[in-house]
RNA sequence: CGCGGAUAAUCUAUCCUCUGGUGGGGGAUAACCUCGGGAAACUGAGGCUAAUACCCCAUAGAUAUUCAAUGCUGGAAGGCUUGGAUAUUGAAAGCGCAAGCGCCAGAGGGUGAGUCUGCGGCCUAUCAGGUAGUAGGUGGUGUAACGGACCACCUAGCCUAAGACGGGUACGGGCCUUGAGAGAGGGAGCCCGGAGAUGGGUUCUGAGACACGAACCCAGGCCCUACGGGGCGCAGCAGGCGCGAAACCUUCGCACUGCGCGAAAGCGCGACGAGGGGAGCCCGAGUGCCUUUCCAAUUCGGGGAGGCUUUUCACAAGCCUAAAAAGCUUGUGGAAUAAGGGCUGGGCAAGACGGGUGCCAGCCGCCGCGGUAAUACCCGCAGCUCGAGUGGUGGUCGCUUUUAUUGAGCCUAAAACGUUCGUAGUCGGCCUUGUAAAUCCCUGGGUAAAUCGGGCCGCUUAACGGUUCGAAAUCCGGGGAGACUGCAAGGCUAGGGACCGGGCGAGGUCAGAGGUACUUUCGGGGUAGGAGUGAAAUCCUGUAAUCCCGAAGGGACCACCUGUGGCGAAAGCGUCUGACUUGAACGGCUCCGACGAUGAGGAACGAAGGCUAGGGGAGCAAACCGGAUUAGAUACCCGGGUAGUCCCAGCUGUAAACGAUGCGGACUAGGUGUUGGACGGACCUAGGGUCCGUCCAGUGCCGCAGGGAAGCCGUUAAGUCCGCCGCCUGGGGAGUACGGCCGCAAGGCUGAAACUUAAAGGAAUUGGCGGGGGAGCACCACAAGGGGUGGAGCCUGCGGCUUAAUUGGAGUCAACGCCGGGAACUUUACCGGGGGCGACAGCAGGAUGACGGCCAGGCUAAUGACCUUGCCCGACGCGCUGAGAGGAGGUGCACGGCCGUCGCCAGCUCGUGCCGUGAGGUGUCUGGUUAAGUCCAGCAACGGGCGAGACCCCUGCCCCUAAUUGCUACCCAUUCCCUCGGGAAUGGGGCACAUUAGGGGGACUGCCGGCGUAAGCCGGAGGAAGGAGGGGGCCACGGCAGGUCAGUAUGCCCCGAAACCCCGGGGCUGCACGCGAGCUGCAAUGGCGGGGACAGCGGGAUCCGACCCCGAAAGGGGAAGGCAAUCCCGUAAACCCCGCCCCAGUAGGGAUCGAGGGCUGCAACUCGCCCUCGUGAACGUGGAAUCCCUAGUAACCGCGUGUCACCAACGCGCGGUGAAUACGUCCCUGCCCCUUGCACACACCGCCCGUCGCGCCACCCGAGGGUGCCCUCAACGAGGCCUCUUCUCUCCAGGGUCCCCCCUGGGGAGGGGAGGACGAGUUGGGGGCUCCUAAGGGGGGCGAAGUCGUAACAAGGUGGCCGUAGGGGAACCUGCGGCUGGAUCACCUCAA
Repeated sequence: CGCGGAUAAUCUAUCCUCUGGUGGGGGAUAACCUCGGGAAACUGAGGCUAAUACCCCAUAGAUAUUCAAUGCUGGAAGGCUUGGAUAUUGAAAGCGCAAGCGCCAGAGGGUGAGUCUGCGGCCUAUCAGGUAGUAGGUGGUGUAACGGACCACCUAGCCUAAGACGGGUACGGGCCUUGAGAGAGGGAGCCCGGAGAUGGGUUCUGAGACACGAACCCAGGCCCUACGGGGCGCAGCAGGCGCGAAACCUUCGCACUGCGCGAAAGCGCGACGAGGGGAGCCCGAGUGCCUUUCCAAUUCGGGGAGGCUUUUCACAAGCCUAAAAAGCUUGUGGAAUAAGGGCUGGGCAAGACGGGUGCCAGCCGCCGCGGUAAUACCCGCAGCUCGAGUGGUGGUCGCUUUUAUUGAGCCUAAAACGUUCGUAGUCGGCCUUGUAAAUCCCUGGGUAAAUCGGGCCGCUUAACGGUUCGAAAUCCGGGGAGACUGCAAGGCUAGGGACCGGGCGAGGUCAGAGGUACUUUCGGGGUAGGAGUGAAAUCCUGUAAUCCCGAAGGGACCACCUGUGGCGAAAGCGUCUGACUUGAACGGCUCCGACGAUGAGGAACGAAGGCUAGGGGAGCAAACCGGAUUAGAUACCCGGGUAGUCCCAGCUGUAAACGAUGCGGACUAGGUGUUGGACGGACCUAGGGUCCGUCCAGUGCCGCAGGGAAGCCGUUAAGUCCGCCGCCUGGGGAGUACGGCCGCAAGGCUGAAACUUAAAGGAAUUGGCGGGGGAGCACCACAAGGGGUGGAGCCUGCGGCUUAAUUGGAGUCAACGCCGGGAACUUUACCGGGGGCGACAGCAGGAUGACGGCCAGGCUAAUGACCUUGCCCGACGCGCUGAGAGGAGGUGCACGGCCGUCGCCAGCUCGUGCCGUGAGGUGUCUGGUUAAGUCCAGCAACGGGCGAGACCCCUGCCCCUAAUUGCUACCCAUUCCCUCGGGAAUGGGGCACAUUAGGGGGACUGCCGGCGUAAGCCGGAGGAAGGAGGGGGCCACGGCAGGUCAGUAUGCCCCGAAACCCCGGGGCUGCACGCGAGCUGCAAUGGCGGGGACAGCGGGAUCCGACCCCGAAAGGGGAAGGCAAUCCCGUAAACCCCGCCCCAGUAGGGAUCGAGGGCUGCAACUCGCCCUCGUGAACGUGGAAUCCCUAGUAACCGCGUGUCACCAACGCGCGGUGAAUACGUCCCUGCCCCUUGCACACACCGCCCGUCGCGCCACCCGAGGGUGCCCUCAACGAGGCCUCUUCUCUCCAGGGUCCCCCCUGGGGAGGGGAGGACGAGUUGGGGGCUCCUAAGGGGGGCGAAGUCGUAACAAGGUGGCCGUAGGGGAACCUGCGGCUGGAUCACCUCAA
């Protein structure tokens, strides 16, 4: 404050009603007059006067006490009524001609107010104890009135977990915003109530005030002053300043409503009524309509002309108004006076438009845009959406079931207290009776009006206003109901408890006994090592170790049994025996009779570690000391070793104290183990026996329904319900700081905020990965082998360096004899030098001669390229702006195409069905088999596609066809040779053979044996060939932003008289170096000399070139044939034979250099190749490491060809000779499949932790310094109030005197003094709270590319984590105990 009561504890002016009254007397004083003080404010003295002003007397009356009496009201008399007594006190006023207006007392009413009280009304417990007038009593004081409100005395109480006391915040309500509601938020206007009037205190007057426009005082502020003294209080209306994100005119009027005064007229009112200002809110309306024409042309848009209408606007008149304005009515005029904001990536409606920009500038509520094609930035255009508004910012509600009463949760996401006992509280079995607090129904009152809802009505409509009706719900009273809850009484036994019985158990405490091992010592034996590790070393040992035997001492521990066995509340408990003690289960027609459940606070127990004190100390072992490892190694491993571990007495009170699952009760399918008990049965060796079944209780596994995000749970629930408690509300900061409590300490319990962040998380899925597992595969893997590279010289490519340039690209495999890239010029893209080039359009210029050409001179390395002078020619025009051609200029991260590679792989998917909320799975898995996702068998899958295979080419065997340039067995002819056998060449037949090139056949696990269900495998036969015969082509879905803009194509960007085009020269070849690929070798399986033999693929026009001649050769001069199965290149070499060399840097090896000669070419200097002679280097088999290869292969040998004028050590092919070794494996490198873990998903070249360094920010501590507030103590203390005293004045009565004056008593007013309590305020001391500030200290958060390491995630390379303790640059390491939220293998148990 709201709603409701009480006043038997009260007052009430004005107003109404009723009754009665209004007698007598008195003295002053203002105005005014006179005179003073003061600057002012103001004030003093003297004099006059009146009253409805003031005083006295009387009466009525009032109040208090007491007596008596009849009563009345009421729940209850202390109330009311009547009479008597006493005491105190004690009314009245007039005015008016009159009507009438007044005045006084009492009673009643009304109105207003005071006081008390029940219930309700914010946050904080990091405020838990508060309280001395405090709680009560007696008697007083005080008030209108009750009361500790105040005072004296007495008692010691009172409030508090249902939150006292304290702190913070805040006027409360009707109501307002929002919401479906419950709620949440708010407390503007209007109404009700309160409070306040600069901060405080006090008081007078009055019915009423402790008084906004009253007084006094203190304080702070302001003003005037003549310095003596005074004045003021806008939280009234305007207005000003300040503060602030933020709010108006110093207007008009009393005409309305209302109030005050008045008898009234009326006066006054910044209340009020009006106007002005503000898009602040709500509501309504408008900013135009039509035709035509021009630009543009489908729209859209812009301009012109004409017409229509007049809400609005302007002007005028009337009405309205206090006066205006507005408004209404009428008239005149004219489209006139009136459109903006936001947005256009998603959410979210509307651009894949143009230009600019280039992770810049900027945007962004959130997600996110911008790094050269931006629908996201800026501009333009276009579009969308609201519209006198539209947006931004801040706040509130909603969305949000995201604080959950309605209406959430807590195994793993945040969240069950470590466990138990138990107080308050909450909840509570069956039956009966009563009651009616709660509950429900009916009814009366009340919840002011406004607000809100319905109807009707009034302003043109609406907003707005008027009128009428109105619920639900809270509250008070009356009546009723009685099931449920409560309460009272009685009863019951199903919950619970007690008792008894035989069993059970590592349950607890104490005492005693024992055992092996270990260690030490002693004695004996014995000899050189022992110990330790991945390997070692430190260490022990000749003073005799280790080892063996015996003895003694010591401390700790309790193997086997031992078991998802048992017990305990949990922590935890394991040799044996005894004592004491405990518990649960089972069984019991025993007893009690709801005694129960949970449990805020509280109490007790509580592993390990740690602490205090005293013992003890064998082993182990933080710290520590050594040895290793390592880049380091404050670790992991090793040798020692102290606290500690053990005992007793205390403390600490925490753990992944876990089933990460609170306790109790009820209900809801089962199956199968196991432990204890009871009952029944069978067997029996008759025991302390075995087995089977049922029930109860415990403890595991599987599993239905159901639940769950899923994993999973599932009668031991995480199912369905009930009761109670604890806890959670994004991540970090942080279990930190501060405060409090506990502790000896370490620390524990309680427990924030600033700031920061877009996620942090859970479960599962698909991948990828693992210094996880299983199975399979590969000479770009190993093994078994063969040969190389890496060392040398040279060649070639690359890097680097150099350079005017050494053009550019490619960079593990998959760049590096690659870009077919063997560059002398060209190529050529590079460098330096010189020269040339603008289609088209526009503008300058041009018959006063553009452009072009030329002699001479100059310039120059050279040039009519340019300059000078001149000539010729005769129409265009690069001087400018655009725009082109061209570009090997950029972007392969804009692209096409092509290629490489994963991939010498065996995979990649689809349809339907099924499973899963879903991502997705299944199919594609399992077993076997294969080169293969090849096939077979099984299977919630059944089928299909792309791959594999099949197919195509070459090759190996056979057949057919064909016959020139091929072949020539055979036949004929000619010539030559002849060892008389014959041979060769040529020509003609011929096509048998060979060859060539077309077609066909052949091989299929078809046959046999073995194994196997099968697929298939092994072996064999036949065969030219076997199990894919050999070699190739082709090569999935896709990935690698792999490579190429320099082959071409191509978007965009750039250059555009140069980055375009041409020319000559140089460079790409440069050389301290490093790397890759090769060649030649290092020699005797060789080299050299001589002689001899056998191929295939191919190529050939300014080409191959026979043959002849010259030359030592390279080569040269001629030249037949050949556009080629015809001719040529073209003698193949290794090989064979003979000879020499004799292990030597050589007769190996040929680099390098010198000389001479030749070829190509315009040209071999930079910078070609060949020949001959001379020279004769390194190199004596190549470190770490590394490459290729499984058969006609490797290796060795040469040949052809591409490029090509010339130049191979290169590429691509071809043939010749022709080994060795596996027939396996997964160890290394990788690949495929299954499975597992994951904090990875630009996917391990991943992720990620901490110290240190730098910067910014907020915070904590802090020697201190300061502000404000509160409490308390002391001192001073204005002021009003009270008491006493004194003085003055005055009134009344009495007396003396009675004119004055004096005395006594009483009343009033004023002044002085003293005292008292209260007490604002001031000062000082102490305490508390809050805020500001601070040297320095501390951690925290954040910040594209800092330092050190690698802790964590895969067994993360020492499993991780929790608690505790010690140590360390740091992440961390180590000890002790615990957890599994650990991978892997094996074993056991249980289940299917």
Molecule: small-subunit ribosomal RNA
Organism: uncultured archaeon